Context: one part of a larger RNA
RNA sequence: AUUGAACGCUGGCGGCAGGCUUAACACAUGCAAGUCGAGCGGUAACAGGGGUAGCUUGCUACCCGCUGACGAGCGGCGGACGGGUGAGUAAUGCUUGGGAAGCUGCCCUAACGAGGGGGAUAACAGUUGGAAACGACUGCUAAUACCGCAUAACCUCUUUGGAGUAAAGCGGGGGACCUUCGGGCCUCGCGCGUUAGGAUGCGCCCAAGUGGGAUUAGCUAGUUGGUGGGGUAAUGGCUCACCAAGGCGACGAUCCCUAGCUGGUCUGAGAGGAUGAUCAGCCACACUGGGACUGAGACACGGCCCAGACUCCUACGGGAGGCAGCAGUGGGGAAUAUUGCACAAUGGGCGAAAGCCUGAUGCAGCCAUGCCGCGUGUAUGAAGAAGGCCUUCGGGUUGUAAAGUACUUUCAGCGAGGAGGAAAGGGUGAGUCUUAAUACGGCUCAUCUGUGACGUUACUCGCAGAAGAAGCACCGGCUAACUCCGUGCCAGCAGCCGCGGUAAUACGGAGGGUGCGAGCGUUAAUC
Numbered sequence: 001a002u003u004g005a006a007c008g009c010u011g012g013c014g015g016c017a018g019g020c021u022u023a024a025c026a027c028a029u030g031c032a033a034g035u036c037g038a039g040c041g042g043u044a045a046c047a048g049g050g051g052u053a054g055c056u057u058g059c060u061a062c063c064c065g066c067u068g069a070c071g072a073g074c075g076g077c078g079g080a081c082g083g084g085u086g087a088g089u090a091a092u093g094c095u096u097g098g099g100a101a102g103c104u105g106c107c108c109u110a111a112c113g114a115g116g117g118g119g120a121u122a123a124c125a126g127u128u129g130g131a132a133a134c135g136a137c138u139g140c141u142a143a144u145a146c147c148g149c150a151u152a153a154c155c156u157c158u159u160u161g162g163a164g165u166a167a168a169g170c171g172g173g174g175g176a177c178c179u180u181c182g183g184g185c186c187u188c189g190c191g192c193g194u195u196a197g198g199a200u201g202c203g204c205c206c207a208a209g210u211g212g213g214a215u216u217a218g219c220u221a222g223u224u225g226g227u228g229g230g231g232u233a234a235u236g237g238c239u240c241a242c243c244a245a246g247g248c249g250a251c252g253a254u255c256c257c258u259a260g261c262u263g264g265u266c267u268g269a270g271a272g273g274a275u276g277a278u279c280a281g282c283c284a285c286a287c288u289g290g291g292a293c294u295g296a297g298a299c300a301c302g303g304c305c306c307a308g309a310c311u312c313c314u315a316c317g318g319g320a321g322g323c324a325g326c327a328g329u330g331g332g333g334a335a336u337a338u339u340g341c342a343c344a345a346u347g348g349g350c351g352a353a354a355g356c357c358u359g360a361u362g363c364a365g366c367c368a369u370g371c372c373g374c375g376u377g378u379a380u381g382a383a384g385a386a387g388g389c390c391u392u393c394g395g396g397u398u399g400u401a402a403a404g405u406a407c408u409u410u411c412a413g414c415g416a417g418g419a420g421g422a423a424a425g426g427g428u429g430a431g432u433c434u435u436a437a438u439a440c441g442g443c444u445c446a447u448c449u450g451u452g453a454c455g456u457u458a459c460u461c462g463c464a465g466a467a468g469a470a471g472c473a474c475c476g477g478c479u480a481a482c483u484c485c486g487u488g489c490c491a492g493c494a495g496c497c498g499c500g501g502u503a504a505u506a507c508g509g510a511g512g513g514u515g516c517g518a519g520c521g522u523u524a525a526u527c
Base pairs, nucleotide, nucleotide: 001526002525003524005523006522007521008520009519012374013373014372015371016370017369018367019366020332025330026329027328029327030326031325034077035076036075039074040073042070043069046068047067048066049064050063051062052061053060054059055058084285085284086283093210094209095208096207097206098205099204102202103201107198108197109196110195111194112193113192115149117147118146124139125138126137127136128135129134155164156163157162169190170189171188172187173186174185177184178183211257212256213255218248219247220246223245224244225243226242227241228240229239230238260282261281262280263279264275265274266273267272287308288307289306290305291304310321311320312319313318338364340363341362342361346360347358348357349356350355377407378406379405380404387398388397389396390395411468413463414462415461416460417459421454425449426448427447428446429445430444431443432442433441471516472515473514474513475512476497477496478495482511483510484509485508486507492499493498
C1' cells in the first nucleotide's frame, strides 16, 4: 500500500460498487422454457351470436365451432442459448501463432424446382387393468406427420458406358374466364426441395509457453510404425486383422502432491513477486458412475435408459425425486443478503403480427463490506464564570471552550410541483415499390393515439427550528502526544527493545494531550 475479509467499540445521510472464500453437504415450498390456431383434426373451459324449451319478459336449461379465442392432443421451432459452480483436469485444458482432411439449423447472395398418389395414427368414443404412477384392447379421423411413384442436375457414385437421389403447403387480395359454387385461375407474402457461394458457430492437427517433488529414473503392448478392412462430418491405432520392433526419457519420461486457464487484479520506480472474487473470453461439471437416443448442434443442469447411495409415497404388488438456476431452509463456519417488484428498458425463444414466456435482465430490500461526497453548525463572546485536574498555594490548565448575543438551514423531517430513461406498437392520410389492379402487402413521411417496475424517482420550491446527528485508538523509544492517584516482580502490559520488587510519563483510573474521524483499532493474508 492492499483485501470478496472477520472480530471489538461506535454509528447521521447519500451516490457507486460488492456480498457462502467453509460442506461439488442435504434440501420443504414457489417460480426459473416455452411458443405457434396464418401446419392439423378439433371444442374441455370462458365470452359473443343464433336456435329450441320453460316461462317470473329477461333469467334458467339444452343445442349449434358460427365468431373471438382455446384445455388436452398430433405437428413445427426452441428446450445444445441464457443462468450456476470449480469437483475433476499439469494437458484430451488454457494463451499466442500457424495449419488442412471437415460439418454448420436460423441468416445473406444466386440458380433451378415445387407433378401425381397412398396407407396409417394420437386426440375422440367404447370396454377394461391398477392404490397410484401409468397402461391394455376395439373402432373412427387430419396434417407443413409418414411412405411409394414421377421428374432431375452444374449434386453423389462411376469401370466414363452409365446408375442413383427431392419437395408442402398456409394466409391476404382480386378484374376477366371456368366452376361440382368448395374453388380453379391470377397475384402478393410466408413456408418447402436441390445446388453453389458467404457469414456465423463448432470439430480436428502442429509449435512454443503454462505449478512443486529426483527422499519418484527408468516408462510403454494398441505400446511405435507399416499394409489392408471398419468407423467418423473429418485426419489419425480412433478401432480391428496381419507384419515389423519400435516409441518416450536428466532439455526430467513415468510416478506422487497441488491446481480450472487467460484478459486481468494487488504490490513495486522497475525488474519481479503474489493472485485469478466481481466483469469479459475459453474449458469442465450438473446426486455418484456408465450409456446411447433425438437433433444442424448434446452423449444434454430443470430429457431418456441402466447401476449405486440417499429421501419420499404405497392398498406392499409397485412407483417418485435430484437448487453447483432465483429466493429460501437445515448443517458447516470467524463469516456473506429478500421465500421482493416488473417485463417499462436491453437482450433471448416462438409467432406474419398483435403478443406470450423470460428469477437473463432492469430495479427495489438487507449489510459502514469497500470507495467517494456531505453533515453533525457559523460569527461574536474574558467576569478568562462555575466545575474538574494540577500546584512551588502566587497561580496554571481545561478555555472562546461553555453560557450569553446575532445569524444560517446543507442533510434528515413535513408539504407541493416535477423531468429523463419511450424507441416501439396501433389508427388515419400521402408518396413510392410490387401488381392486370386504385386490392392486399412492404418501405418512407405526416398526423392522431399510446406503453414506466423503479416511483412518495432525480431535481426544484416552500415550512419549522441549532433544532435530530461523534466516536475510536494511542501518549517509554521506534512514533505525534505528560502529569496526578492507585498498585507494589502482584495485578497486569507487550509489534520489537522491554516495563512492574513503594514516588511507574510503559500496569489500572483520572485530568490533559496526540492521531484519525462515521469510523477507529485488532487479527489474518499479499507485495